[in-house]
Molecule: transfer RNA
Organism: Methylococcales bacterium
RNA sequence: GCGCCCGUAGCUCAGCUGGAUAGAGCGCAGCCCUCCGGAGGCUGAGGUCAGAGGUUCGAAUCCUCUCGGGCGCGCCA
Numbered sequence: 001g002c003g004c005c006c007g008u009a010g011c012u013c014a015g016c017u018g019g020a021u022a023g024a025g026c027g028c029a030g031c032c033c034u035c036c037g038g039a040g041g042c043u044g045a046g047g048u049c050a051g052a053g054g055u056u057c058g059a060a061u062c063c064u065c066u067c068g069g070g071c072g073c074g075c076c077a
Stems, first nucleotide, its partner, number of pairs: 001073007010026004019057001028044005050066005
């Protein structure tokens, strides 16, 4: 340099062929329970879907570019 894959909540990951308010587990906060609690129960907060642009009535999902990560191939020596 070329090709392929990946980027979604603090962490690990879902999200089917575009469709309405983007979810789960863990973690976190509050409350309850308890002698106490790191155990148990309930409730809740938390996300520019890596960034920009485009297509579309509608984009996490499709297209282009950029950034970051991984894998393979190649070039120089």